[in-house]
RNA sequence: AAGCAAACCUGUUCUAUCGCUCCGGCUGAUGCCGGGGAGGAAAGUCUGGACAACGCAGAGCGCCCCGCUUCCUAACGGGAAGGGCUUCGGCAAUUGCCGGAGUACGGAAAGUGCCACAGAAAACAAACCGUCCCGAAUGCUUUCGGGAUAAGGGUGAAAACGCGGGGUAAGAGCCCACGGCUUUGCAUGGCGACAUGCAUCGCGGUAAACCCCGGGGGUUGAAAGGCCAAAUAGGUUGCGGAAAUUAAGGGAGUUGCUCGUUUCCAUCCCGCAAGGGAGCCGCAACGGGUAGGCCGCUGGAGCUUGUCAGUGAUGGCAAGCCAAGAUAAAUGAUAGAAAUCCUGAUUGGGAUACAGAAUCCGGCUUAUAGGGUUUGCUUUUUU
Numbered sequence: 001a002a003g004c005a006a007a008c009c010u011g012u013u014c015u016a017u018c019g020c021u022c023c024g025g026c027u028g029a030u031g032c033c034g035g036g037g038a039g040g041a042a043a044g045u046c047u048g049g050a051c052a053a054c055g056c057a058g059a060g061c062g063c064c065c066c067g068c069u070u071c072c073u074a075a076c077g078g079g080a081a082g083g084g085c086u087u088c089g090g091c092a093a094u095u096g097c098c099g100g101a102g103u104a105c106g107g108a109a110a111g112u113g114c115c116a117c118a119g120a121a122a123a124c125a126a127a128c129c130g131u132c133c134c135g136a137a138u139g140c141u142u143u144c145g146g147g148a149u150a151a152g153g154g155u156g157a158a159a160a161c162g163c164g165g166g167g168u169a170a171g172a173g174c175c176c177a178c179g180g181c182u183u184u185g186c187a188u189g190g191c192g193a194c195a196u197g198c199a200u201c202g203c204g205g206u207a208a209a210c211c212c213c214g215g216g217g218g219u220u221g222a223a224a225g226g227c228c229a230a231a232u233a234g235g236u237u238g239c240g241g242a243a244a245u246u247a248a249g250g251g252a253g254u255u256g257c258u259c260g261u262u263u264c265c266a267u268c269c270c271g272c273a274a275g276g277g278a279g280c281c282g283c284a285a286c287g288g289g290u291a292g293g294c295c296g297c298u299g300g301a302g303c304u305u306g307u308c309a310g311u312g313a314u315g316g317c318a319a320g321c322c323a324a325g326a327u328a329a330a331u332g333a334u335a336g337a338a339a340u341c342c343u344g345a346u347u348g349g350g351a352u353a354c355a356g357a358a359u360c361c362g363g364c365u366u367a368u369a370g371g372g373u374u375u376g377c378u379u380u381u382u383u
Stems, first nucleotide, its partner, number of pairs: 001379010012338007020037007039354001043365002046363005051221004058259004063217005068082005083105001084103008106212002111210002113206003128153002130149008161179002164176003180203002184199006225295004235286007250264003267278004302321008339352005
């Protein structure tokens, strides 16, 4: 310098004319003046909250979510800095150092399940070939039967920790020394995850299988909710309640269930009684009327600049700023120029992506022409 890959940031501007819309001011009115008007993802509806309602609040179970440590944050499945494991490259030369990438990273020593095919056998496993011992047949040599074996070979992703030696009929952690991983304990360092050393216990994998352990979660959601106006038939039917000892019972009301708590009802007439009628409270269904407007609705866990603290995410302090609020849905159209990129090279020509607010904010995921920054790898050139 070029190429490839990844991560992050950005992703149009101005003038003129006309049009739309919000706010403020002026006008008797029509209108006039001034200021503003779609994103980094507004998308997905995945997620955390603010806010609102369920009168207020709780416990248990179910169900759901999270899972290395410390810190940041309103909170998060997010972010920062570290640790472990895996992996790529470089340096080194002995299990180390540096840089990058990934990580769904608690527990297999509580239990259950699974490991296709191949293979004798896939975890209380196992004998296909082979090895050893005994017996029989046999000229040589081979074959058959019984027993032992898991070091050698085969199959497989994986065959029960590995290498060296001893021991044995042949072998085997059977024993010894060394090495790897794990459990537990001690010492040192660290806030901690952990690291190093010594000793001890043991030696398939799998929890993105069920499960166990630890932590967290009330439900619904702006069509949430609140207010004003208007209108009719405070209609019809069914079901439950009405006891009495003030403590029990019944109904209803935020969540899937249970408990608890709170609240509502608990009358009158006729009848000897059973029962009937009316009314009250609640639930369910049918039927009728109205459906217009205002608030929520944008001043915030807000933005910009400077400074201090911190490895950093971020936080403190000071100053300044106010930047859409539509409601069937405005934020635009035309013309010219600029900016960026591609091509041409005397001119010139072409392209500008993904896409459009609807309560608001933080995060994640997805789409994306072009431009910029950083990191890693490969190749080449120069010194």